[in-house]
Formats: sequence, C1' cells, structure tokens
RNA sequence: UUCUUAUCAAGAGAAGCAGAGGGACAUGGCCCUGUGAAGCUUCAGCAACCUCUGAAUUUGUCAGAAAGGUGCUAACUCCUACAAGAUUUUUUGUCUUGAGAGAUAAGAA
Repeated sequence: UUCUUAUCAAGAGAAGCAGAGGGACAUGGCCCUGUGAAGCUUCAGCAACCUCUGAAUUUGUCAGAAAGGUGCUAACUCCUACAAGAUUUUUUGUCUUGAGAGAUAAGAA
C1' cells in the first nucleotide's frame, strides 16, 4: 500500500513548548481558534478490538478485569454531497433506508 471481516448516536483533558490555522478530500453549510489552531512532549482519563479470567457449550454467546499491543479524549464519521422511498404548499424543506468515501481494530498478501 492492497484485500477480507467487525464497529462507528455512548464514553473520556489538563500542563509545558510552539505560534496560525483547524474540523480527511472535493461541494454547500455550520462550527472551533491569540481567553492560543496544527504539531511535539509529559501526565491523566475513556473504551474494550487484540489480550486475560470465569461460565455455558458447539463455535458463536454471556459476565468480569485492565498488566501488555493499538485506538480515542468539541459537535452522530459535525451536517451535507450519490441512489431509493415517505411527507409537504410540489419551489423549497423535513424524515427514513441504502450506497460510496473515511476512521479504528484484527487477520492476510
């Protein structure tokens, strides 16, 4: 980097350095930010994918733990974009589902 599978409405931030952007990309919005963005470091926390313990027993489930490997700690993946459907005053708007893209984990090449 590519592929496969699973999840994505919950949860959890302070300090130091730094100094202007950030919320993935592209569209339209909306928002965060000198009361300090990105990034880096330290400490803390959240969750429970891998992991560990126990139960049940037929390969998938339930309960618990958090030492280790990751991950995460504004807003649903911030909303939207593409397709279908519902509703509506048929222009607009709203809602639902799906697809696509993305993120993370585990496995494979």
The RNA shown here (SAM riboswitch aptamer (S box leader)) has 109 nucleotides and comes from Psychrobacillus sp. OK032. It matches the Rfam family "SAM riboswitch aptamer (S box leader)". Rfam describes the family as follows. The SAM riboswitch is found upstream of a number of genes which code for proteins involved in methionine or cysteine biosynthesis in Gram-positive bacteria.